[in-house]
RNA sequence: GCCUUUGUAGCUCAAUGGUAGAGCACACCCUUGAAACGGGUGGGACGGCGGUUCGAUUCCUCCCAAAGGCA
Numbered sequence: 001g002c003c004u005u006u007g008u009a010g011c012u013c014a015a016u017g018g019u020a021g022a023g024c025a026c027a028c029c030c031u032u033g034a035a036a037c038g039g040g041u042g043g044g045a046c047g048g049c050g051g052u053u054c055g056a057u058u059c060c061u062c063c064c065a066a067a068g069g070c071a
Base pairs, nucleotide, nucleotide: 001070002069003068004067005066006065007064010024011023012022013021018054026042027041028040029039030038047063048062050060051059
């Protein structure tokens, strides 16, 4: 330099055009004499600028970051 893959919540991962979800973590409540365990409620995210579309996490261009490969 070129090619491929990946980027979603604090962490690990789904969702692949039509309301963004789960587990753990976090806050509050219940439970206890007090804890632990357990149960309930809640907050929190689509890497960035554009384009296509009635509608984009999803498709396309460019950029950024990470991993791998070729030379």